[in-house]
Context: one part of a larger RNA
RNA sequence: UUGGGCAUAAAGAGUGCGCAGGCGGUUAUGCAAGUCUGGUGUUAAAUGGUUCGGCUUAACUGAAUCAUGCGCUGGAAACUGUAUGACUAGAGUUUAAGAGGGGAUAUUGGAAUUCCAGGUGUAGGGGUGAAAUCUGUAGAUAUCUGGAAGAACACCAAUGGCGAAGGCAAAUAUCUGGCUAUAAACUGACGCUGAGGCACGAAGGUGCGGGGAGCAAACAGGUUUAGAUACCCUGGUAGUCCGCACAGUAAACUAUGUACACUAGGUGUCGGGUAGCAGUACUCGGUACCGAAGCAAAUGCAUUAAGUGUACCGCCUGGGGAGUAUGCUCGCAAGGGUGAAACUC
Numbered sequence: 001u002u003g004g005g006c007a008u009a010a011a012g013a014g015u016g017c018g019c020a021g022g023c024g025g026u027u028a029u030g031c032a033a034g035u036c037u038g039g040u041g042u043u044a045a046a047u048g049g050u051u052c053g054g055c056u057u058a059a060c061u062g063a064a065u066c067a068u069g070c071g072c073u074g075g076a077a078a079c080u081g082u083a084u085g086a087c088u089a090g091a092g093u094u095u096a097a098g099a100g101g102g103g104a105u106a107u108u109g110g111a112a113u114u115c116c117a118g119g120u121g122u123a124g125g126g127g128u129g130a131a132a133u134c135u136g137u138a139g140a141u142a143u144c145u146g147g148a149a150g151a152a153c154a155c156c157a158a159u160g161g162c163g164a165a166g167g168c169a170a171a172u173a174u175c176u177g178g179c180u181a182u183a184a185a186c187u188g189a190c191g192c193u194g195a196g197g198c199a200c201g202a203a204g205g206u207g208c209g210g211g212g213a214g215c216a217a218a219c220a221g222g223u224u225u226a227g228a229u230a231c232c233c234u235g236g237u238a239g240u241c242c243g244c245a246c247a248g249u250a251a252a253c254u255a256u257g258u259a260c261a262c263u264a265g266g267u268g269u270c271g272g273g274u275a276g277c278a279g280u281a282c283u284c285g286g287u288a289c290c291g292a293a294g295c296a297a298a299u300g301c302a303u304u305a306a307g308u309g310u311a312c313c314g315c316c317u318g319g320g321g322a323g324u325a326u327g328c329u330c331g332c333a334a335g336g337g338u339g340a341a342a343c344u345c
Base pairs, nucleotide, nucleotide: 003317004316005315006314007299008298012313014200015199016198017197021193022192023191025087026086027085028084029083030082031081033080034079035076036075037074038073039072040071041070042069048066049065050064051063052062053061054060090190091187092186093185094184095183096182097180098179102176103175104174105173106172107171108170109153113149114148115147116146117145118144119143120142124135125134161168162167205246206245207244208243209242210241214240215239219235220234221233222232257312258311259310260309261308262307265290266289267288268287269286270285271284272283273282274281275280294301295300318345319344320343327338328337329336330335
């Protein structure tokens, strides 16, 4: 390489959009590039295959014949392709509806926390396994009143909803993306996937400017301990928050790429529709559990597949060395992307 694979053994890119490329519904007619077929030329000799011979046989050797390929030329039209026309089952558009923590901005709210001022009040408070550092007669803790600040939104809450993923939860308003059932009408294959590319992308981190209540890496002290650069306690700075810009990684997980078709059912739940007075039944789209066939090494998966198939992309090929070195590239940096070998078992 071929092959075989990718939930857990090595292996699905964090997610989407999408150029090229690959693949692509039904039908009519034409063309004939692929495809099939006839003729013909060529494919030197030797070699090779087959048949018949010659040396006793074989090796060796003689003869005939064949081979695929390429060119020219005639034909066929099922399939692929291509051209033209048509269709509506894929895809989409519009209208009438609906659900939603989808996104952005602004405003508002209450509980809690800390701080400040004042009142009441007096000796402790805090913390722990036990303590101490700490705090308090300069009046703390507790309690009441008033004020300030920042951050997060209890209950509702769910096996629930939305989003491509990351993720999204107080309330209201404005702007805005997507989705879904049903019923009509319309477009007429406009589709699927997608190397490069582009965009988004938790936490932590970086730059500049704000903000800073609580929490809290680093750091300091107390304790524990043989030691204690920890666990526990008292403090505490970056950070956490906002704006702009960068960074681009996660067990970015359903460890399961995307799309389509097919293959028993049952139970719950969310959003629609149809029938019915209603209980309910059927149906479409999500979500969760249990299970048939089937699959699987097993665990298990099972119409939301890890089943049966198709299309396209990504990735794997013994462990360590190593996601290291080197080069290239991106980044302010930290680092990211790509990514070996020697050696060793």